[in-house]
Context: one part of a larger RNA
Order: sequence, then C1' cells, then structure tokens
RNA sequence: CUCUCUCUAAGGAACUCGGCAAAAUGGCCCCGUAACUUCGGGAGAAGGGGUGCCAGCGAGAGCUGGUCGCAGUGAAGAGGCCCAGGCGACUGUUUACCAAAAACACAGGUCUCCGCUAAGUCGCAAGACGAUGUAUAGGGGCUGACGCCUGCCCAGUGCCGGAAGGUUAAGGAAGCCGGUCAGCGUAAGCGAAGCUGGCGACUGAAGCCCCGGUGAACGGCGGCCGUAACUAUAACGGUCCUAAGGUAGCGAAAUUCCUUGUCGGGUAAGUUCCGACCCGCACGAAUGGCGUAACGAUCUGGGCGCUGUCUCGGAGAGAGGCUCG
Repeated sequence: CUCUCUCUAAGGAACUCGGCAAAAUGGCCCCGUAACUUCGGGAGAAGGGGUGCCAGCGAGAGCUGGUCGCAGUGAAGAGGCCCAGGCGACUGUUUACCAAAAACACAGGUCUCCGCUAAGUCGCAAGACGAUGUAUAGGGGCUGACGCCUGCCCAGUGCCGGAAGGUUAAGGAAGCCGGUCAGCGUAAGCGAAGCUGGCGACUGAAGCCCCGGUGAACGGCGGCCGUAACUAUAACGGUCCUAAGGUAGCGAAAUUCCUUGUCGGGUAAGUUCCGACCCGCACGAAUGGCGUAACGAUCUGGGCGCUGUCUCGGAGAGAGGCUCG
C1' cells in the first nucleotide's frame, strides 16, 4: 500500500449525479395512532412507556414490595420513518451470462370469426389438436382493476352487403383464312370429303369498376383578414380550402424547440421538485382520455432520525503484498 473488519473529539450530507456505502431502527407487552379510502384498508402508521432477579399474593393474566448493574429481547438473530409527485391498478412474468422496468401478463371492456366434418392450427397425406367441447363454447385483434367518460370525419385504404350496367379467363363457338390430296385440266391452275395450322363474331364466373354500409376497422381531425369609446384582447364578421376541421378532459407534461417560459411554494441561495397560467414547435379520448384507495428491490423532489459520505484525518485487528531467511 490492497482487502475484510472495529473504534473515533467537534460538526452531521457540508460528500456525491444521487445519502451510493455505512450508521440507525429492530423481539415481545401496553398506550396511542392522521390525511385519504374501493370502508377491506391506510396500521407495526406516526409517537410514547415497559422488559433482569428475589419474595408475597393470585386459577391465570398479573399485582404489591424488595433488590443488582453503565446497560435486563444484557450475547446472536429480528422494520428506519414521514411528506409530495410521475408511471403501472394489484399478486405475478422477463432479456440463463451487463437491463426486473413505466416492458410482458393480468382479471375486466370491446370488435370480429365460428352452427359442428365449426372456425382456427400442424401435416404431402393418413391423421391429430380444437374437444370426447357446441355460441354462458372455441379462435383472432385491440384495450387493460375500479370511477367518470370515450366527441367529429366513410373522401382514400380495409372489411361487410348489393347486383342493374361496364370490363374480364379457361372453355364453347357461327363464320373465315391457310396446308395436305381424291378428282378435273395440255398446262398455268382449280380443288370435294377427311385430317390439320390459324383467325374468330358471339357466349362465358369471381374479381375490378360501380352502388351502399362500417371507426373499441387502417387512419384523419385547417388557413388568412378584420372587429369592442385608453390600451390590449376578440364573444362577433368576412373569405379560401376540406371527407371532417380536435369535443370533454388534461397541458412547459416520461410529450415544450424557444426554455432555467412566467407567477407562486419550498432553500440563505433551487436548470431539479410541487402548485398554477396556456403562447399544446409537436396532448387528446380502448395505438384509449382524465382521475384513483391499495400495491412497487420502480423513478423524481423534500424532511426527521442516523451516521467516517464528508470537513480530515487518526488509531487498532486479521489476511495479502513487501524485506530477510
């Protein structure tokens, strides 16, 4: 010097990205416990007191008296607590070996498919699962307890329905053109039937076009100008565009660029935090919106307690290293 420990005056987070680490709390009995709440909870809330031994009494719990120590759950093992906020309701699940989470799942909600040889899935098939089930069942998608809710747009895309018209394949096919050759012809050539190559009016389903519906289907949800008797602002008006122009609620937010926005709170001092405001660069309603008791090895801010984290070091124990053998 390194590691693992023990103690440390005064101070007590001044350390640091951050109380990381350590310290502190700790069992049992009694008293006593707030907001909030889904009335279960929150609760071991918080905060206090007691705790050994001996004797007497008592059924016991215990009561009364005495007594020792610095110290009585005498060693060991055994919650630190509170306030506020974000996210996710919750218990669970996960990146075997850098991530445990606000990710996944979840009960609940909703849409959709499926009438049974079900839909769906695996397999070339046989066959199997679904299911020895039968719509209170089964498959798929999205959302994610609960509470209050979930607006407008069907123009595009998807899906569902429709069948009048347009388009449209193989196949069929009237007809037409060619090859071949019986025959005819002196020859040039013509040329039946059959066989054969090709063209082909017309016929011909779904689909597409078309006509409707449908958003808890994929998705989308405007611009400019003017206007009130201070100013400012604009309830109001005009105009252009659109399928329709963002409702409720929330909002500098896990979303805000400008930005450390502005105001208030907390601090002596606060780019973080909390409460407001709304100018939302670029929230917004099941890719759910806003709340929410309880829960969390979650994330953020504050406080009490406590401490070698620090001011700022020091002392000690053991192990290693180092020197010598």